[in-house]
Context: one part of a larger RNA
RNA sequence: GCCGGCGACUUAUAGGUACUGGUAGGUUAAGGCGGGAAUGCCGGAGCCAAAGGGAAACCGAGUCUGAAUAGGGCGUUAAUCAGUAUUUAUAGACCCGAACCCGGGUGAUCUAACCAUGUCCAGGAUGAAGCUUGGGUAACACCAAGUGGAGGUCCGAACCGACUGAUGUUGAAAAAUCAGCGGAUGAGGUGUGGUUAGGGGUGAAAUGCCAAUCGAACCCGGAGCUAGCUGGUUCUCCCCGAAAUGUGUUGAGGCGCAGCGGUAACGAUUAUACCUGGGGGGUAAAGCACUGUUUCGGUGCGGGCUGCGAGAGCGGUACCAAAUCGAGACAAACUCAGAAUACCCAGAGAACACGUUGCCAGUGAGACGGUGGGGGAUAAGCUUCAUCGUCAAGAGGGAAACAGCCCAGACCACCAGCUAAGGUCCCCAAAUCAUCGCUAAGUGGCAAAGGAGGUGGGAGUGCAUAGACAACCAGGAGGUUUGCCUAGAAGCAGCCAUCCUUGAAAGAGUGCGUAAUAGCUCACUGGUCAAGCGCUCCUGCGCCGAAAAUGAAUGGGACUAAGUGAUGUACCGAAGCUGUGGACUUAGAUUCUAAGUGGUAGGGGAGCGUUCCAUAUGGGUAGAAGCAAUAGCGGCGAGCAGUUGUGGACUGUAUGGAAGUGAGAAUGUCGGC
Numbered sequence: 001g002c003c004g005g006c007g008a009c010u011u012a013u014a015g016g017u018a019c020u021g022g023u024a025g026g027u028u029a030a031g032g033c034g035g036g037a038a039u040g041c042c043g044g045a046g047c048c049a050a051a052g053g054g055a056a057a058c059c060g061a062g063u064c065u066g067a068a069u070a071g072g073g074c075g076u077u078a079a080u081c082a083g084u085a086u087u088u089a090u091a092g093a094c095c096c097g098a099a100c101c102c103g104g105g106u107g108a109u110c111u112a113a114c115c116a117u118g119u120c121c122a123g124g125a126u127g128a129a130g131c132u133u134g135g136g137u138a139a140c141a142c143c144a145a146g147u148g149g150a151g152g153u154c155c156g157a158a159c160c161g162a163c164u165g166a167u168g169u170u171g172a173a174a175a176a177u178c179a180g181c182g183g184a185u186g187a188g189g190u191g192u193g194g195u196u197a198g199g200g201g202u203g204a205a206a207u208g209c210c211a212a213u214c215g216a217a218c219c220c221g222g223a224g225c226u227a228g229c230u231g232g233u234u235c236u237c238c239c240c241g242a243a244a245u246g247u248g249u250u251g252a253g254g255c256g257c258a259g260c261g262g263u264a265a266c267g268a269u270u271a272u273a274c275c276u277g278g279g280g281g282g283u284a285a286a287g288c289a290c291u292g293u294u295u296c297g298g299u300g301c302g303g304g305c306u307g308c309g310a311g312a313g314c315g316g317u318a319c320c321a322a323a324u325c326g327a328g329a330c331a332a333a334c335u336c337a338g339a340a341u342a343c344c345c346a347g348a349g350a351a352c353a354c355g356u357u358g359c360c361a362g363u364g365a366g367a368c369g370g371u372g373g374g375g376g377a378u379a380a381g382c383u384u385c386a387u388c389g390u391c392a393a394g395a396g397g398g399a400a401a402c403a404g405c406c407c408a409g410a411c412c413a414c415c416a417g418c419u420a421a422g423g424u425c426c427c428c429a430a431a432u433c434a435u436c437g438c439u440a441a442g443u444g445g446c447a448a449a450g451g452a453g454g455u456g457g458g459a460g461u462g463c464a465u466a467g468a469c470a471a472c473c474a475g476g477a478g479g480u481u482u483g484c485c486u487a488g489a490a491g492c493a494g495c496c497a498u499c500c501u502u503g504a505a506a507g508a509g510u511g512c513g514u515a516a517u518a519g520c521u522c523a524c525u526g527g528u529c530a531a532g533c534g535c536u537c538c539u540g541c542g543c544c545g546a547a548a549a550u551g552a553a554u555g556g557g558a559c560u561a562a563g564u565g566a567u568g569u570a571c572c573g574a575a576g577c578u579g580u581g582g583a584c585u586u587a588g589a590u591u592c593u594a595a596g597u598g599g600u601a602g603g604g605g606a607g608c609g610u611u612c613c614a615u616a617u618g619g620g621u622a623g624a625a626g627c628a629a630u631a632g633c634g635g636c637g638a639g640c641a642g643u644u645g646u647g648g649a650c651u652g653u654a655u656g657g658a659a660g661u662g663a664g665a666a667u668g669u670c671g672g673c
C1' cells in the first nucleotide's frame, strides 16, 4: 500500500411540542398462560388524573388567617392518561485524540554523592628537604662533592577520559569505528556490599543525573479528566432550501433579541409586486445669495514712505491693502435654488403570493465583478461600507486553458427542430457571403509623455494665365567706409538713427566669411517655364518612443484579409425554447388539465436491506444457507427473484415487534498478502 472483519447520535429519568389510542378515567410492572385464523390473554400491586385549603388536628367547593357572617391569601368556574416521533435538561451522552493535576505504590543492578571493605597503576626522566664528608667561621652562617628520593612534578603503556577530522546516519552499534588527542601517585582508577526516593534525592552546578524516560521518574488508580481545537461519522428515492448581517459580548466558541430556511396550525382580501395620485427631503448636477478659499481690473479706509509745520495737524504718493463695484473660479464638514431613482402615505385593479403563532433548525471566516464612497499613492488578487449580480450551494455553451466575467438555470430518454452569448479559411460545427471605405504597420495580435512633409476625410484662409509655388538665367546699385565707438568696425563686435537718389528691383542689410577690406548668399526685381501652390485648425487609421533572463503578448496553422469601420442577408451554435415518449410533486378535477421537479448547511416525507423475537404458512440430503459464474422478465432506486457450479444442513415468505441495523476515508483497529 491493497484486500477482508470490526468501527461512531445510544440508554435511563424528567420536561416541552406534534401525532395515535382510550376517556371520568387511562395504564399495567415483576411474573404467568396460550397453537385458539390469529395481530394475543391473565396479572390493578403501583403510577397519573378526577379537590382543595391548612404546620397540623381538621374541614371541604371551599379552606386558612381572624373575635368576625369583615378584609385578604390559595383554590373552585379550562381533561386527562398511555404509547410513538422529535427536542431540551441531568448523566462519559456521536466516536477517537492531549499536554497536565491528584492519590497509593515500585525503583540508586544505569547514573550522582557518600559509607564499609578489597584491589590496580610497564618503563623512563627530573633530583626538594634531610644526612655524610671536605672547605669555611670565634661560633653560626655559607660553599662544594656525595648520599638521599620529595612532588595534585615531567615523558609514556595498561587503565580512565573524550579535544579534532573522516566514516557511519533504514549504522556492525538507539552514540560506535579509524587516525590523531588529554590524565596516567592522584581532588586517581576500579571490584564487592551498603545508604539517600519524586512537593524528594544527589549534584567541583550542566536544570545535570535518579534503569535508552527528567523544568519534576516509573506503575496502577481518580479516569471514558477536560479539550470553545483537528480528524472521522456507514442504505435509497421524493419536496422545500439558507447564512457568512445588526446589537451587546473581545472575538477559532457560546448566548439573548432581530434577519434569512423547513414544517404544522390559524387568519383574512388584508399585506406585497405592478399601476395611478399626492406629500416630505437637500444627494447628483449646478450655483456663489451665506460660510470660507481664489485670479484680474476700478475706487480705496488704514498702514508705510514723504513734503510743510514748534506742535497739533494739513498735503502728496510708482508700494501694501480692509471694504466695496465689475468680470472669472473652488468646497465632505458652503447652499439662493435643485433633480432622476429609492423610501414613506393614499387609491383602484389584482398573479402561482401574504401575515401570525407553535415546533425543528442551520448561519453569524464570505469571495469576486458592476456602480456610489472612505482609507491607501483616484497602488494592490489591498482594506472598509452602501447597493445589485454571480460563485458559495450551479451543471451546460462562450471567454485557448480560467469558482466570482458574457449567455443560460440540468426530472429522464431521443442518430428531431429553433435560437442566446459567441462565431462561420483549416485545426473546428457554420459565409473563402454581399456592398462601400480605411490600414501597409503582420498594425491587427501589450504601454505613456513626447516626436514626425506616413496616409484618408473635413473646415478656414492667402497667392495664381495681368503667369502663382519650385527650379534655372540675370540684376541685387549710388550718396556711403551713414553717425558714434574703436587699434580697426567698410550691411554683418557693440550703441543711436534707419534717410535720400537712380530705378523693373535692391534692407544704412537674412546668413556664412575677413585683422579690417575682399568674397559667397538672402530679402527684393526682370526673364524662361506653364497650372495649380502655400499656411492654420479639427478628425479616422497607422509610424517612432518599445531593453531580461528557454522561443512564449492572435490558442496554433496561417492571413493583406481570414485586419478594421459601416450596412445587410444566410447559417452554425447550449442540459435555453420547441417536438415525441416516460417518471414524479402540487392544485383543481370525470377521462384529464395547469404549474412545477439544480442544490451545500439544514427541515420535512416515503421506502430498501441486516440480526433477533411472536404468530401464521412454506422449502430442504431427489441437496438448505454461504460462495462463484451467468443473465435481466421485474423495480426510479436502496435492491430482488431465476439458472448453472460449488457446498453439505439448515432456511424462506406474510403481518407485527425489538435493535450491538448498512463504511471508503478517522497518520482508525485486528488479520492476511
Stems, first nucleotide, its partner, number of pairs: 001673006011091012025048003031042003052059002062074004094232002097229001101222006112196009121186001123155003126151001130147006159183003163180005198214001200210003207216001235607006245258005259363002261360007275347003279344002286335002291331009302320002304317005366391010396407003411582004416578003422572003425557003431569001433568006444559001450544002454541010471528005477501003483495002507522001511520002583597006608662001610659010626646005632640001
Molecule: large-subunit ribosomal RNA, domain II
Organism: Plectonema cf. radiosum LEGE 06105